[in-house]
RNA sequence: UGAGCAGGCCAGACGGCCGCGGGCGGCGCAUGCCGUCUGAGGAAAGUCCGAGCUCCACGGGGCGGGUGCUGGGUAACACCCAGUGGAAGCGAUUCCAAGGAAAGUGCCACAGAAAACAAACCGCCGCGCCGCUCCAUGCGGCCGGUAAGGGUGAAACGGUAAGGUAAGAGCUUACCAGUGCCGCUGGUGACAGCGGCAGCUCGGCAAACCCCACCCGGAGAAAGACCAAAUAGGAGAGGAGAAGACCCCGCUUCGCUCGACUCUCGGGUUGGUCGCUCGAGGUGUCCGGUAACGGGCAUCCCAGAUAAAUGGUCGUCACCCGCUUGCGGGAACAGAACUCGGCUUACGGCCUGCUCAUCCC
RNA sequence: GCGGGCUUAGCUCAGUUGGUAGAGCAUCAGCUUCCCAAGCUGAGGGUCGCGAGUUCGAGCCUCGUAGCCCGCU
Numbered sequence: 001u002g003a004g005c006a007g008g009c010c011a012g013a014c015g016g017c018c019g020c021g022g023g024c025g026g027c028g029c030a031u032g033c034c035g036u037c038u039g040a041g042g043a044a045a046g047u048c049c050g051a052g053c054u055c056c057a058c059g060g061g062g063c064g065g066g067u068g069c070u071g072g073g074u075a076a077c078a079c080c081c082a083g084u085g086g087a088a089g090c091g092a093u094u095c096c097a098a099g100g101a102a103a104g105u106g107c108c109a110c111a112g113a114a115a116a117c118a119a120a121c122c123g124c125c126g127c128g129c130c131g132c133u134c135c136a137u138g139c140g141g142c143c144g145g146u147a148a149g150g151g152u153g154a155a156a157c158g159g160u161a162a163g164g165u166a167a168g169a170g171c172u173u174a175c176c177a178g179u180g181c182c183g184c185u186g187g188u189g190a191c192a193g194c195g196g197c198a199g200c201u202c203g204g205c206a207a208a209c210c211c212c213a214c215c216c217g218g219a220g221a222a223a224g225a226c227c228a229a230a231u232a233g234g235a236g237a238g239g240a241g242a243a244g245a246c247c248c249c250g251c252u253u254c255g256c257u258c259g260a261c262u263c264u265c266g267g268g269u270u271g272g273u274c275g276c277u278c279g280a281g282g283u284g285u286c287c288g289g290u291a292a293c294g295g296g297c298a299u300c301c302c303a304g305a306u307a308a309a310u311g312g313u314c315g316u317c318a319c320c321c322g323c324u325u326g327c328g329g330g331a332a333c334a335g336a337a338c339u340c341g342g343c344u345u346a347c348g349g350c351c352u353g354c355u356c357a358u359c360c361c
Numbered sequence: 362g363c364g365g366g367c368u369u370a371g372c373u374c375a376g377u378u379g380g381u382a383g384a385g386c387a388u389c390a391g392c393u394u395c396c397c398a399a400g401c402u403g404a405g406g407g408u409c410g411c412g413a414g415u416u417c418g419a420g421c422c423u424c425g426u427a428g429c430c431c432g433c434u
Stems, first nucleotide, its partner, number of pairs: 001357010012317007020039008041333001045344002048342005053220004059254005064216005069083005084098001085096004099211002104209002106205003121150002123146004128142005158176006177201002179198008224274004234265005244258002281300008319330005362433007371386004380417001388404005410426005
C1' cells in the first nucleotide's frame, strides 16, 4: 500500500423564536389561561421465538406441535457464553436441525450386469457335456465356478503384498484403514490418547415416515374491571331415550360439573375511567467468573397519545463533497401504542485489534 | 392484534411419494389466399420472487426474506 476477518461506539451539538402531547403548581364555575419540568429507536420494524400480566374447568389420555453434541448463563428460550466433533479458508476467522440407518417401513432418476437378506454383461477358469475336426490345439453352444480385471454411476460391499487355487475370493497370514467390544490415562462432560480382542468390513437419505429422550393448555390490552348510555326481545333450527355448554383462532375420547333451554342469523349501544407505565429498569464503581452473567454500594426517574403530540424556522460551531476560497450542496434506515429478553431484516459514519500478500528500512 | 394462502414463458395456469419444467392464448417463420382473417405445420422464449441450507441431485423439503391477496376480532 492492497485484500480480508472480528469487535466496539455515535446517530450532529448549543442557543433564540413559534407550535403540539403529558405531569406538577397557580387562577378560574367551566371550556380554558399562565408558569415550570419532560417528550422516539438501534432497530420503535417483521411478529419469528421466549416470558411477565389478565381472563378462561390450572381432571386423565390419545392424535398433534417443538427441541435434539457437552458444560454453563438466564425468569425463560429455538437466545447467549465457553468447549468437543465435523466442514470451508494459506490465515485471522467463520459455519453446522450435530440423537438413532447393526428397531421397522420406504426411496436411491439416468447410466450400469448388479443400487442393497447383493448381482454374472464382457472377461477369466473347467476335475462337466455336446457339435465341427482323425486326435490334440482351436472354434461354437450348453452347464457350472469366479467379484481379482473392464466399463457405468453421486454412490459398486475395505487397501497393499505373499500364500493358496482350475481360475479366484478375508479363503489364510502380515501390515495399514475403519467399525464394535474391553481396559488404562486425561477431562465435570461431549470427547481425546494409548493398549488388547473380534476377519466384524456393516452404502446413503431421518430438513422421508418413524424410534428414543426432554418440553408444550388456550386466548390476547379490542386481554380484563367499572361507570354511563342503549334496548325488544325479533326470525330460523334443534331439544326430555337428554341436545348443548363448561379451556376458546387444532381435533378427539373418557370422566366430572351445570343443565331446560341451546345454537345460528338479525337489531341496539358503540362514550368515559382504570389497566398505563418504577421496570427480570438505567448509569457509575468495586468484587467473583476465561466469558455469557451474577452480587454489593451509590445515584437517577427517563413518552404514555387514542385517530393519535414528539415539529418548523433562524444563528454559531463541527462532519462530508464541489469549486470561483467564502460560497453552494449534502447528512442514511426509519416514528412508540401493555411491558420486557432475544432473533431476523433495513441502514449512514467513525474507531480499535488481528490475518494474508507485496514493497522499503 | 391474531391467523391463512399465492409468487413457474409476455398473459392465464398445470407440475407428488425430489430425478434434465409443460399446456392454452400471444410472438415469429412457412403453407394456404389476389390480400387479410380463420385454419394447418414448425420454431423461439424460463435465474421456477430473492438469499442460504439438507441432499449425489431442489419448482418440490427446511430456514430467512420481499411483494401481493384473503379471513377473524